[in-house]
RNA sequence: UUCAAAAUAACAAUAAACCCUUGUAUAUGUUCAAGAAUAUGGCUUGAACGUUUCUACCAUGCUUCCGUAAAAAGUGUGACUACAAGGGAGGAAUACGUCUAC
Numbered sequence: 001u002u003c004a005a006a007a008u009a010a011c012a013a014u015a016a017a018c019c020c021u022u023g024u025a026u027a028u029g030u031u032c033a034a035g036a037a038u039a040u041g042g043c044u045u046g047a048a049c050g051u052u053u054c055u056a057c058c059a060u061g062c063u064u065c066c067g068u069a070a071a072a073a074g075u076g077u078g079a080c081u082a083c084a085a086g087g088g089a090g091g092a093a094u095a096c097g098u099c100u101a102c
Base pairs, nucleotide, nucleotide: 018088019087020086021085022084023083024082025081026056029049030048031047032046033045034044035043041066042065050057058078059077060076061075062074063073064072
């Protein structure tokens, strides 16, 4: 000087996809335009706003209201999506054992 081993300390990694729970966002909300239905009805399409946010902006039940007109009101239940956290499961690595083949 180089290599190897051991000990101690420090640092880093322990994935992806999947499932569950929780949190944040958004109130599955608001404002319009055009068209449609009419008490057995109350809808369709498009645009904008809303999120340090992609997407979505609906479904169904109930209670009203509108006396045939053009306009709906209140309310219960249910998510999806984005991000974050936790858990499950999985995978990888190592050790041991068993079986088979060479």